[in-house]
Context: one part of a larger RNA
RNA sequence: GAUUGAACGCUGGCGGCAUGCCUUACACAUGCAAGUCGAACGGCAGCGGGGGAGCUUGCUCCUGCCGGCGAGUGGCGAACGGGUGAGUAACACAUCGGAACGUGUCCUGUCGUGGGGGAUAACUGGUCGAAAGAUCAGCUAAUACCGCAUGAGACCUGAGGGUGAAAGCGGGGGAUCGCAAGACCUCGCGCGACAGGAGCGGCCGAUGUCUGAUUAGCUUGUUGGCGGGGUAAAGGCCCACCAAGGCGACGAUCAGUAGCUGGUCUGAGAGGACGACCAGCCACAUUGGGACUGAGACACGGCCCAGACUCCUACGGGAGGCAGCAGUGGGGAAUUUUGGACAAUGGGGGAAACCCUGAUCCAGCCAUGCCGCGUGCGGGAUGAAGGUCUUCGGAUUGUAAACCGCUUUUGUCAGGGACGAAAAGGGCUCUUCUAAUAAAGGAGCCUGCUGACGGUACCUGAAGAAUAAGCACCGGCUAACUACGUGCCAGCAGCCGCGGUAAUACGUAGGUUGCAAGCGUUGUCC
Repeated sequence: GAUUGAACGCUGGCGGCAUGCCUUACACAUGCAAGUCGAACGGCAGCGGGGGAGCUUGCUCCUGCCGGCGAGUGGCGAACGGGUGAGUAACACAUCGGAACGUGUCCUGUCGUGGGGGAUAACUGGUCGAAAGAUCAGCUAAUACCGCAUGAGACCUGAGGGUGAAAGCGGGGGAUCGCAAGACCUCGCGCGACAGGAGCGGCCGAUGUCUGAUUAGCUUGUUGGCGGGGUAAAGGCCCACCAAGGCGACGAUCAGUAGCUGGUCUGAGAGGACGACCAGCCACAUUGGGACUGAGACACGGCCCAGACUCCUACGGGAGGCAGCAGUGGGGAAUUUUGGACAAUGGGGGAAACCCUGAUCCAGCCAUGCCGCGUGCGGGAUGAAGGUCUUCGGAUUGUAAACCGCUUUUGUCAGGGACGAAAAGGGCUCUUCUAAUAAAGGAGCCUGCUGACGGUACCUGAAGAAUAAGCACCGGCUAACUACGUGCCAGCAGCCGCGGUAAUACGUAGGUUGCAAGCGUUGUCC
């Protein structure tokens, strides 16, 4: 000099854009952060509507008939998104390669989607319990569950053969059938099997990745083979047997420290230091262990066991996990609101409308940083008064002020006022499918609802210099000097060093210098 997730002191006008627990991976009150689908299902607790009955004319009862829908069955999601960096020195990361794999959703293609069955929750009734909840009996549905049939392709094979699948729902409709529901036809969304792809993931190898030798030997599933088990998959991953290997001064093992990278800071570079924010990967989710479900987890807001802690209890027993967003206590030099909205982007569910989303977008707080703007401009010498110094003549503050003229950024007030919005929905035309001028899909045109921010940005106008300057330094390094006070005292100090009676070095004042909404100090790193 540069730098910073900074802190402290003094001071502080505005705006834009960023950043904001680096310490206790300490403990957490409260609210929210993962739901959705009635176009899978039985239903109807509550709300609204329709119908009926009773009457006290606005109330009660009945009715799932309709809109919808609490709880429940079922599907998908919850493995993403969000947080943190404890562990990890290689089960990680970066780069370059590889073969023995998986894949819900998405895209493409092929072949199917036939016929049956038995349950169970909800519900009803009962029992136990303080509660959490548990249990018995009875009823019922499905895209829940289980068989049968079929098998292009798939898998197994001794090549003959064998094994194994599915589910329906919704819209519309001319003829025919049917008492009706509907059958039937068609369209859409689904479902099953197989093949391919995209994307994603699992695995393996090579090279590189901090310090210590005051750590020199380490290793027995250890190193390799054969055979098996296991896995989606190669493999001592696991097991039986066999061999005695494997690693190591090119630093094994052990110990300490540490998430890694793109990058960031500095530097002419080579390097050095760092890894906040943003992005990729990894690991973790009160501590330790375990599996279940599932395409995917050994799962932050799932389950089980054990430990510590906290809470409830009728003492028998139960409940919990902010390293999600806010917020609280504690620790600390130190780090924000218990805010708004799903309008946009993205995600989950749904055919869609839509719902959910502390992701996200915004707002709030803090000079924490960067950037921009302002605190006026021009004139004005009786060089006013006052202050300070003085050789008492004057000098300086100083064109500075007053005074005259002008302007109005910012601020205040008033008025106007966006972009971010395109979709969705509706209508018309054409077209595809079709028996169909239904319906549905595609294209085009017209129309059209939707903004948290926010009456914000921006624009216009009004009045008025009005609302706005500090901090540090002044011995040398280093730009900037005098007076008074003090008298090796009080004090200063980055280094050299100042102070013991004329201190440009301490304290104050005047003046100067530097930077400026900041300025200094302290810490970090180059």
A computed fold for a 526-nucleotide part of an RNA from an uncultured bacterium, annotated as small-subunit ribosomal RNA, 5' domain. RNAcentral holds the full RNA, with entries from ENA and SILVA. Model confidence (mean pLDDT): 86 of 100.